[in-house]
Transfer RNA from a Bacteroidales bacterium, 74 nucleotides, folded computationally. The coordinates come from a structure-prediction model, not an experiment, and the mean pLDDT is 80. Its Rfam family is "tRNA". Rfam's curators write: Transfer RNA (tRNA) molecules are approximately 80 nucleotides in length.
RNA sequence: GCCGAUGUAGCUCAGUUGGCCAGAGCGCGUGAUUUGUAAUCUCGAGGUCGUGGGUUCGACCCCCUCCAUCGGCU
Numbered sequence: 001g002c003c004g005a006u007g008u009a010g011c012u013c014a015g016u017u018g019g020c021c022a023g024a025g026c027g028c029g030u031g032a033u034u035u036g037u038a039a040u041c042u043c044g045a046g047g048u049c050g051u052g053g054g055u056u057c058g059a060c061c062c063c064c065u066c067c068a069u070c071g072g073c074u
Base pairs, nucleotide, nucleotide: 001073002072003071004070005069006068007067010026011025012024013023019057028044029043031041032040050066052064053063054062
């Protein structure tokens, strides 16, 4: 330099033939239970869906650019 994959909550990931409120587990906080802790149960908070544009009535999803990580080729 060229090619490809990935990027969504603190962590691990789902969700993509464009439309229903953006979700799960773990973690975190509240409450219940317990003499107390753990476990279990309840409720809750937490996201500019990597950046910036474009297409569209409407974008996590399609197109372009850039960034980061990983892999391959030279």